[in-house]
Model confidence (mean pLDDT): 79 of 100.
Predicted 3D model of a 91-nucleotide RNA (c-di-GMP-I riboswitch aptamer) from Nitrospiraceae bacterium UBA6905.
Lineage of the source: Bacteria > Pseudomonadati > Nitrospirota > Nitrospirales > Nitrospiraceae.
It matches the Rfam family "c-di-GMP-I riboswitch aptamer". About the family: GEMM was predicted in a large-scale screen for bacterial structured RNA regulatory elements.
It was read from a public genome assembly, where an Rfam model found it.

RNA sequence: UUUCCGAAAAGGUAAACUCUGGGUAACCAGGGGGCACAAAGCCACGGAUCCUUAACGUGAUAAGAAAGGUGAGGACAGCCGGGCUGCUGAA
Numbered sequence: 001u002u003u004c005c006g007a008a009a010a011g012g013u014a015a016a017c018u019c020u021g022g023g024u025a026a027c028c029a030g031g032g033g034g035c036a037c038a039a040a041g042c043c044a045c046g047g048a049u050c051c052u053u054a055a056c057g058u059g060a061u062a063a064g065a066a067a068g069g070u071g072a073g074g075a076c077a078g079c080c081g082g083g084c085u086g087c088u089g090a091a
Base pairs, nucleotide, nucleotide: 002091003090004089012037013036017032018031019030020029021028022027035078041084042083043082045081046080047079049075050074051073052072053071055070056069
C1' cells in the first nucleotide's frame, strides 16, 4: 500500500418496545432496553420508501368527493447505490 472482517483483545453503535420532551406528520432528541451491526461513522448526490400540502392537472363531470399522478417542502445514512473518513487484527 492492497484485500478481508474469518479467530483474539480493547472498545464502539443501538432495532423493536417503553418513558419524557419536540414536530401537523414522516420522524427527531434524551433516559431505560438490546434485535443486530466491521463502517449501524459522516454527507440527502442518484434511486426507493414514507410524511405534509391551500399549487397543477386528473378523477369529471350537471355539480362535487376520495384514491392515485405531477410539482413544492420535508423525513430517512439500520433500504440500495455513490462520495469522504476510519480502530484492532489477519493475509